[in-house]
Context: one part of a larger RNA
RNA sequence: GGCUGACGGUGGAUGCCUUGGCGUACAGAGGCGAUGAAGGACGUGGCUAGCUGCGAUAAUCUUCGGGUAGGUGCUAAGCAACCUUUGAUCCGGAGGUCUCCGAAUGGGAAAACCUCAACGGCUCGUCCGUUGAUCAUACACUGAAUACAUAGGUGUAUGAGGCUAACCUGGUGAAGUGAAACAUCUCAGUAACCAGAGGAAAAGAAAUCAAAAUGAGAAUCCCUCAGUAGCGGCGAGCGAACGGGGAAUAGGCCAAACUGAUAGGAUUCGUCCUAUCAGGGUUGUAGGGCCCUCAACAUAGGACCGCAAGGGAAAGCAGAAACGACUGGAAAGAGUUCCACAGAGGGUGAUAGACCCGUAUGCGAAAUCUUGAGCGGCUUUAGAGGGUACCUGAGUACCACAGGGCACGUGUAACCCGGUGGGAAUCUGGGAGGACCAUCUUCCAAGCCUAAUUACUACUGUACGACCGAUAGUGAACCAGUACCGUGAGGGAAAGGUGAAAAGUACCCCGGCUAGGGGCAGUGAAAUAGUACCUGAAACCGUCAGCUU
Numbered sequence: 001g002g003c004u005g006a007c008g009g010u011g012g013a014u015g016c017c018u019u020g021g022c023g024u025a026c027a028g029a030g031g032c033g034a035u036g037a038a039g040g041a042c043g044u045g046g047c048u049a050g051c052u053g054c055g056a057u058a059a060u061c062u063u064c065g066g067g068u069a070g071g072u073g074c075u076a077a078g079c080a081a082c083c084u085u086u087g088a089u090c091c092g093g094a095g096g097u098c099u100c101c102g103a104a105u106g107g108g109a110a111a112a113c114c115u116c117a118a119c120g121g122c123u124c125g126u127c128c129g130u131u132g133a134u135c136a137u138a139c140a141c142u143g144a145a146u147a148c149a150u151a152g153g154u155g156u157a158u159g160a161g162g163c164u165a166a167c168c169u170g171g172u173g174a175a176g177u178g179a180a181a182c183a184u185c186u187c188a189g190u191a192a193c194c195a196g197a198g199g200a201a202a203a204g205a206a207a208u209c210a211a212a213a214u215g216a217g218a219a220u221c222c223c224u225c226a227g228u229a230g231c232g233g234c235g236a237g238c239g240a241a242c243g244g245g246g247a248a249u250a251g252g253c254c255a256a257a258c259u260g261a262u263a264g265g266a267u268u269c270g271u272c273c274u275a276u277c278a279g280g281g282u283u284g285u286a287g288g289g290c291c292c293u294c295a296a297c298a299u300a301g302g303a304c305c306g307c308a309a310g311g312g313a314a315a316g317c318a319g320a321a322a323c324g325a326c327u328g329g330a331a332a333g334a335g336u337u338c339c340a341c342a343g344a345g346g347g348u349g350a351u352a353g354a355c356c357c358g359u360a361u362g363c364g365a366a367a368u369c370u371u372g373a374g375c376g377g378c379u380u381u382a383g384a385g386g387g388u389a390c391c392u393g394a395g396u397a398c399c400a401c402a403g404g405g406c407a408c409g410u411g412u413a414a415c416c417c418g419g420u421g422g423g424a425a426u427c428u429g430g431g432a433g434g435a436c437c438a439u440c441u442u443c444c445a446a447g448c449c450u451a452a453u454u455a456c457u458a459c460u461g462u463a464c465g466a467c468c469g470a471u472a473g474u475g476a477a478c479c480a481g482u483a484c485c486g487u488g489a490g491g492g493a494a495a496g497g498u499g500a501a502a503a504g505u506a507c508c509c510c511g512g513c514u515a516g517g518g519g520c521a522g523u524g525a526a527a528u529a530g531u532a533c534c535u536g537a538a539a540c541c542g543u544c545a546g547c548u549u
Base pairs, nucleotide, nucleotide: 001548002547003546004545005544006543007542008541009540015534016497017496020468021467022465023464024463025462026461027460028459029457030456031163032162039101040100041099042055043054044053046079047078049075050074051073061095062094063093064092065091066090070083071082072081106115107114108113116132117131118130119129120128121127122125134160135159136158137157138156139155140154141153142152167198168196169195170194171193172192178185182233208216209215220247221246222245223244224243230238231237251449252448253447254393258279259278260277261276262275263274264273265272266271284427286392287391288390289388290387291386292385293384294383300380301379302378304377305376306375307374310371311370312369313368316363317362318361322336323335326333337354338353339343345357346356347355398422399421400420401419403417404416405415408434429444430443431442432441433440484491485490504533507519508518509517510516
C1' cells in the first nucleotide's frame, strides 16, 4: 500500500409524514370606481423588528344579533398595566372614522411632496372646514371679425374618465411555418394592438329555405349529414349547405297614409307649408288608411311597477352509545359490553362508532342581501262585406369598374358588403330559387327591440380524486414574485420533519468569566431523538483487527 471485517465521521439518498399545490363537479357571484377604486407609501401596540389588522377615533369606535368563561392577533416567550357573568375576548349584520399617493380632479412635481384662490368658522393660528380639473349632453345668459347671425365665453344640472382572469362584438392586422425551394396558396382573419359592452355577448322573428308537395316556418347551441358536394400552382391543403335527430322556445315596436293640438311662416283669406307632440297603424292566402253597411263591449296576455306567504345567503343550536383487574412510556391494542336515520372524516402519548371536534337527523336571524307562489297597479290585445287606389322605409334597389365576405383562389359565379361613377319601380309593384330568359313556386329589402337554450371563471362555498408528496406538486408547503441578477423591459432561486409533552440537560470539569466539548449528573420509552435534532443509503475520510505485499 491492497483486500476483508467491525466501529465511527461526513453526506442527505430512501422510507414514512403533510400545513401546500393540481384537477373535476355542483352552487353562488359575475364586477369595483369622483360617496375617490385597484394598487401602494407612511403611520398605528405600554415595551414592537417583521407579518397580520387598522387609519391621527389608527391590532381599532358605535349599534344590533350570536355565543360563554376567560381575554389583551402571529413569529414569541417575558415584564408591566388592564378588561370580564352589569357578559369581556371571539363570530355575523349594519354603521362611524378612514393620513398621503394613485383616474387623482385647484396649480405644479423627480408618486406618496411643494403650493394658490374664494367663502365660512373660532380658540385669531405657520389654524380648521368647504369649494375650485377636463370632456360630453341639456338649458339659460352673454357675445366678435360682420348687419342678422355664428364661433367663442359664463353659469346651472346630469353623466363620463381609471382598474379588472377568461369569455363576447367590432376595427386594424402580421410573420416564423407548410407547400420538402418559392411568388398564388397556407399558417390565419390566428397572434398582437385598438375601441366597446355584459353577466353573458353576438344573433334573431324571412325580400328565409325548399321543390312540383295537402312542404317547412325567428335566432342560438349540440349530434349527424361528411371529410361528402365542392374549392385548390386541382399542389400543399381548405371544406360546406339542404335535410334528419335533439336542447330551449316568444314574439313585439316604429316610419308612412289619415286625424287632432300647439308654435312659426305663407296667403288669392278658401286655405296651404314647416316643426314638435298626441291618436291611428305595422303586413304577403297582401296589409293598412279613407267612405258605406253589418256585428261586438269580451277574451287572453305582459319582458313594466309595487306588496308579499314561503325559500336561500350571511353567526349559530341540539345531537345516541364504555368499562376495568391485561401488555405497554402512553391504549384507541387484547378482553368483556353498548349505540346506530350517526361504522363520513379529523384529533387525542400505538390502530377509537361509544374520549374530543364532528357525522345521520332536527332546528335557528333583530337589522341586511337575494329569490319568490300569489295579489294589486299600470299597460297591451278582436271581427265581416263592399267601394276607393291614399300609404307601405331612395341617392335605396340595381348596373359598371376596382375589391372584400361567403367552404367557393374570376371561375358559368349566383348571394351578401363597402370605395368611385351612374341610377329605378310603387302592388297592374318588388326580391329570391347558383350566369341568363320564360313558366312556376316562394318571400316583402332599403327602421328598431327581444328571455331561454350557448361561452368563460380572476373571486366565494361545498364535495370528490386508480392526482403530487418537498429535485414531485404552483416559481413559491418555509415572511416568494422574496433574496439575488439586470440601466431597463425583464429574469428569478434555495430553503419542510426533536419529542406524546420542552420535560430544550440544574450541578460539576476542561477552556479565554468564549466557542465547543466531557461527566460517575438529570429529563425522556428512546439522547447514535440534544435544537447542525425522524429514518440516515452511496460516493468520500478515518480508527482497530485479520490476511497479504
Predicted 3D model of a 549-nucleotide part of an RNA (large-subunit ribosomal RNA, domain I) from uncultured myxobacterium HF0070_11L13. Model confidence (mean pLDDT): 85 of 100. Rfam family: Bacterial large subunit ribosomal RNA.